Molecule: Fluoride riboswitch aptamer (crcB RNA motif)
Organism: Flavisolibacter nicotianae
RNA sequence: GCUUACACAGGAAAUGGUGUCUUCCUGACCCAACCGCUCCCCGAGCUAAUGGCGCCUACAAAUAG
Numbered sequence: 001g002c003u004u005a006c007a008c009a010g011g012a013a014a015u016g017g018u019g020u021c022u023u024c025c026u027g028a029c030c031c032a033a034c035c036g037c038u039c040c041c042c043g044a045g046c047u048a049a050u051g052g053c054g055c056c057u058a059c060a061a062a063u064a065g
Stems, first nucleotide, its partner, number of pairs: 008027006016056006036046004
């Protein structure tokens, strides 16, 4: 001096908030992770507030009072 690992910090994981876990990206500049699916793709249709789980909020359906 370079590379890798670890630590620390920030960001991301198709609609909100939060806790926690997981994964990914970045930390001189350039640059990144990420930005749903289907069709006949002008347009039309469909799932979902989660990456997983818990809670809150919004929306929808059903039942009871």